[in-house]
Molecule: RNase P RNA; transfer RNA
Organism: Pseudomonadota bacterium
RNA sequence: CGAGUCCGCCAGGCGAUCGCGGGUGCGCGGGUGCGCGCCUGAGGAAAGUCCGAACUCCAUAGGGCAGGGCGCCGGCUAACGGCCGGGUGCCGCAAGGCAACGGAUAGUGCCACAGAAAAAACACCGCCGUUCACACCCGUUCCGGGCUGGUCUGUUGGCCGGCUCCGGCGGAACGAGCGGUAAGGGUGAAAAGGUGCGGUAAGAGCGCACCGCGCGGGUGGCAACACUCGCGGCAGGGUAAACCCCGCCCGGAGCAAGAUCAAGUAAGCCGUCAGUCCGCGUUGCCCGCGCGGCAUAAGUGGCGGCGGGUAGAUCGCAUCGAGGUGGCGAGUAAUCGCCACCCCAGAGAGAUGAUCGCCACCUCUUUUCGGAGAGGAACAGAAUUCGGCUUAUCGGCGGACUCGACAG
RNA sequence: UCCCUGGUAGCUCAAUGGUAGAGCAACCGGCUGUUAACCGGUAGGUUGCAGGUUCGAGACCUGCCCAGGGAGCCA
Numbered sequence: 001c002g003a004g005u006c007c008g009c010c011a012g013g014c015g016a017u018c019g020c021g022g023g024u025g026c027g028c029g030g031g032u033g034c035g036c037g038c039c040u041g042a043g044g045a046a047a048g049u050c051c052g053a054a055c056u057c058c059a060u061a062g063g064g065c066a067g068g069g070c071g072c073c074g075g076c077u078a079a080c081g082g083c084c085g086g087g088u089g090c091c092g093c094a095a096g097g098c099a100a101c102g103g104a105u106a107g108u109g110c111c112a113c114a115g116a117a118a119a120a121a122c123a124c125c126g127c128c129g130u131u132c133a134c135a136c137c138c139g140u141u142c143c144g145g146g147c148u149g150g151u152c153u154g155u156u157g158g159c160c161g162g163c164u165c166c167g168g169c170g171g172a173a174c175g176a177g178c179g180g181u182a183a184g185g186g187u188g189a190a191a192a193g194g195u196g197c198g199g200u201a202a203g204a205g206c207g208c209a210c211c212g213c214g215c216g217g218g219u220g221g222c223a224a225c226a227c228u229c230g231c232g233g234c235a236g237g238g239u240a241a242a243c244c245c246c247g248c249c250c251g252g253a254g255c256a257a258g259a260u261c262a263a264g265u266a267a268g269c270c271g272u273c274a275g276u277c278c279g280c281g282u283u284g285c286c287c288g289c290g291c292g293g294c295a296u297a298a299g300u301g302g303c304g305g306c307g308g309g310u311a312g313a314u315c316g317c318a319u320c321g322a323g324g325u326g327g328c329g330a331g332u333a334a335u336c337g338c339c340a341c342c343c344c345a346g347a348g349a350g351a352u353g354a355u356c357g358c359c360a361c362c363u364c365u366u367u368u369c370g371g372a373g374a375g376g377a378a379c380a381g382a383a384u385u386c387g388g389c390u391u392a393u394c395g396g397c398g399g400a401c402u403c404g405a406c407a408g
Numbered sequence: 409u410c411c412c413u414g415g416u417a418g419c420u421c422a423a424u425g426g427u428a429g430a431g432c433a434a435c436c437g438g439c440u441g442u443u444a445a446c447c448g449g450u451a452g453g454u455u456g457c458a459g460g461u462u463c464g465a466g467a468c469c470u471g472c473c474c475a476g477g478g479a480g481c482c483a
Base pairs, nucleotide, nucleotide: 001404002403003402004401005400006399007398008397009396010395012359013358014357015356016355017354018353020041021040022039023038024037025036026035027034028033043379047390048389050388051387052386053385054384055254056253057252058251062287063286064285065284067250068249069248070247071246072086073085074084075083076082087101088099089098090097091096102245103244107243108242109239110238111237124185125184126181127180128179129178130177131176132175137171138170139169142168143167144166145165146163147162148161149160150159151158152157193211194210195209196208197207198206212234213232214231215230216229217228218227219226220225258315259314260313261312268306269305270304271303272302273301275294277293278292279291280290281289282288308482309481323342324341325340326339327338328337329336330335361376362375363374364373365372366371409479410478411477412476413475414474415473418432419431420430421429426463434450435449436448437447438446456472457471458470459469460468
């Protein structure tokens, strides 16, 4: 200098004018209120509402079923599906990054097409053995016969040869049957451990060595796990983000929770209600628990459904909290402890804005290198409150580290 | 605040995890004097987006985007 990795932080500043919400002081007014002054007023994600809690109500949250979530190990935390550290696997030259990483011998399902076979398998091609059949081929040192030549001889016989001859036997090849085989070929995403040597009729963990795998022991570690020694010839492949099994966790609802006050809740219609009863609440079902009703024999009472009413006020709710800032300490870290200081938005259809000037930042143009001009400045916006996750985001700053090139 | 459903061709909808299809519309040809109807044929797809699981995803899982719908209070 170039390329990159990780962690943390910022989210323009100042001033003037006009305006908005909340609080407060003073003045005015009979009052709703008005005027003036002072203080204060969005975020790193306030967002999505995806997890976890606080808080409130329903039994101090009870039992069972169903359902849902989580899933290597250890730690942190109020809790978590979050965070930190570690292990294993994968990716990257590296700094580092990513992981829904329990169980496939509990059971069930699925694995299209292709392929012989897709899971307690199978034999298509191939290889090997054997039996049967056998036209053709081979046999120079296999056997018998036939034909023929030479020779010996009295002979129908002997001897020596020859053959596009025949049969047997053997070999090789082809075909069929039976058997062996899982090396090789081929199919597929996946084919019943891999490589090599031996072995065999051909083969095969059939035997051996190494690798992988399983079991057991030892060492290190809290553990996940790692290393190592021995034994075993090797064991039914994949899929659980298919059902499922195992372990752990979860009662439900949500600030329109909930409490108080005010207003309204008409008429009418339908359904149901004397006991192992009915209704409501406990927001899936059953039990249990709590509350109410059990009246009348006429059109009354309870409950449910229509119909109907209200879209008001105060609290919850915004100073005391899993609060913030700074320092010190413990810990690799997440995080925790102690001390000091601070009080930090709060409406109720929803305030937090607009304009101008100067400075700072980025881009472009121009330049007499002093500068000048033009443009840009993100994502987005509290609504009961916290802890996380995820997603959006112009640009900038700081720290730690890796790789490459050059120079010393 | 809580909950539910959906997104596939221009439109309306299908599709056990196994080649994405149907009807209408569009285009071409035929029939007709012409048009419509009818007959024959053709083209058209980021299955909302991005990842993942799987041999294989429209479907299963996760995160986003968009659209539609429902519930609550009083009595």